[in-house]
Context: one part of a larger RNA
RNA sequence: UGACGGGGGCCCGCACAAGCGGAGGAACAUGUGGUUUAAUUCGAUGAUACGCGAGGAACCUUACCCGGGCUUGAACUGCGAUAUUAGGCUGCAGAGACGCGGCCAAUCCCUUUUAGGGUUAUCGUGGAGGUGCUGCAUGGUUGUCGUCAGCUCGUGCCGUGAGGUGUCGGCUUAAGUGCCAUAACGAGCGCAACCCUUGUCGACGGUUGCCAUCUGGUAAUGCAGGGCACUCCGUAGAUACUGCCAUCGCAAGAUGAGAGGAAGGUGGGGAUGACGUCAAAUCAGCACGGCCCUUACGUCCGGGGCUACACACGUGUUACAAUGGGAGGUACAGAAGGAAGCUUGCCGGUGACGGUUGGCAGAUCCCCAAAUCCUCUCUCAGUUCGGACUGGAGUCUGCAACCCGACUCCACGAAGCUGGAUUCGCUAGUAAUCGCGCAUCAGCCAUGGCGCGGUGAAUACGUUCCCGGGCCUUGUACA
Numbered sequence: 001u002g003a004c005g006g007g008g009g010c011c012c013g014c015a016c017a018a019g020c021g022g023a024g025g026a027a028c029a030u031g032u033g034g035u036u037u038a039a040u041u042c043g044a045u046g047a048u049a050c051g052c053g054a055g056g057a058a059c060c061u062u063a064c065c066c067g068g069g070c071u072u073g074a075a076c077u078g079c080g081a082u083a084u085u086a087g088g089c090u091g092c093a094g095a096g097a098c099g100c101g102g103c104c105a106a107u108c109c110c111u112u113u114u115a116g117g118g119u120u121a122u123c124g125u126g127g128a129g130g131u132g133c134u135g136c137a138u139g140g141u142u143g144u145c146g147u148c149a150g151c152u153c154g155u156g157c158c159g160u161g162a163g164g165u166g167u168c169g170g171c172u173u174a175a176g177u178g179c180c181a182u183a184a185c186g187a188g189c190g191c192a193a194c195c196c197u198u199g200u201c202g203a204c205g206g207u208u209g210c211c212a213u214c215u216g217g218u219a220a221u222g223c224a225g226g227g228c229a230c231u232c233c234g235u236a237g238a239u240a241c242u243g244c245c246a247u248c249g250c251a252a253g254a255u256g257a258g259a260g261g262a263a264g265g266u267g268g269g270g271a272u273g274a275c276g277u278c279a280a281a282u283c284a285g286c287a288c289g290g291c292c293c294u295u296a297c298g299u300c301c302g303g304g305g306c307u308a309c310a311c312a313c314g315u316g317u318u319a320c321a322a323u324g325g326g327a328g329g330u331a332c333a334g335a336a337g338g339a340a341g342c343u344u345g346c347c348g349g350u351g352a353c354g355g356u357u358g359g360c361a362g363a364u365c366c367c368c369a370a371a372u373c374c375u376c377u378c379u380c381a382g383u384u385c386g387g388a389c390u391g392g393a394g395u396c397u398g399c400a401a402c403c404c405g406a407c408u409c410c411a412c413g414a415a416g417c418u419g420g421a422u423u424c425g426c427u428a429g430u431a432a433u434c435g436c437g438c439a440u441c442a443g444c445c446a447u448g449g450c451g452c453g454g455u456g457a458a459u460a461c462g463u464u465c466c467c468g469g470g471c472c473u474u475g476u477a478c479a
Stems, first nucleotide, its partner, number of pairs: 001479002003476003007473007015463002019426005026318008034309002042053002064304007076127008087104006108118004129293002132291003138287002140282003143278001145276001150189006156165003169180003195270004200238002203235004209228003214225003241264001244258001245256004320419001324378006337366002341360003345356004385416001390411007432455007
């Protein structure tokens, strides 16, 4: 100087407390450990691994296993030699890769024209190729402490020196944010602001959006003429600063169910992550040093595996019901996507879906909700709760649904009656609850991820205690 303390002081955080809803019990989905296996590819492992890399494992992917092939090689490239035109169709055997054949077309392009260059194929050769090892050789990127308020420098001053001071003290703040004081005076990276979005207002613009006024028309509808007032969509602006008032204070600032205001003291949300810590993670995104393989640790193909299952754990979904289940009727979103696509209407089917017709490369067409509300029923039961599992019959995607897809219909109807110790999230349009969309994608094991809106709470006395963190101080056999 740090680090540590079941030392002290001050302060903060869904850290506790006060509340609401969960997990831990059940079934299933998914990830992991373990076990098994020819293989169950590899990585991630307290917080900071475990619905994680994977934003789509039937083949492919695929890196793993078994078997069948190739060796200048699946792809790329330099040089030499030879041949010359690169193509299309097809037969046999085979699981396919591959092997053996047949037919058709064609005799290329440029130029400086005895020739050269380009292109394609074969052979030879120099490189190839490796998801093989090392993240403890590395770059780049990322997690975490933590959006915590800290981390430093120049000059000066103090100290023999390591170092200190500044950065301490008082008050204040979300903040090393400010004010005052001061052997310090200044400065940098952080904080804040500048950026995006949302909330309010006027201005400008008006189609594909809108319809107040005028007109026409329909069974009905902005449907049409017309208009841009309103909504909305865009563009560039304004607005909030403790600015005003009262009290306290030297000031910074604090308090107020104060005024005005759409919004009040950082208005809400996002992006933004200082010096550094964990030899943290990643050589399997990519790049790269070193080492290793080279008729194989490379590469092609068929099949299998990554989907196994005495068990253990994590994350979720569905429930155990009456604030509910079922039947009928009925209302209201936002954001996004669409051509090998989204699909209206009509017809067939109980349905998944099929057929046909029409619209839309889209503010024009498609898609465009459920909880809610109304009526009826069930009456506390393992039930008209719950839906696992299983049988049968089908639909769709795709060369192909056996291992191993989703969906539909009929039947079957398991566990489960609110969950031990313990533990998680959340302070407002939040929790809880309800549905909708997108990426990946032929299809989908999505209950996951990322977004969107609808309905919409309770509680916070307080900081003694648990956890984490910041500043000052003290002790130390630690560095």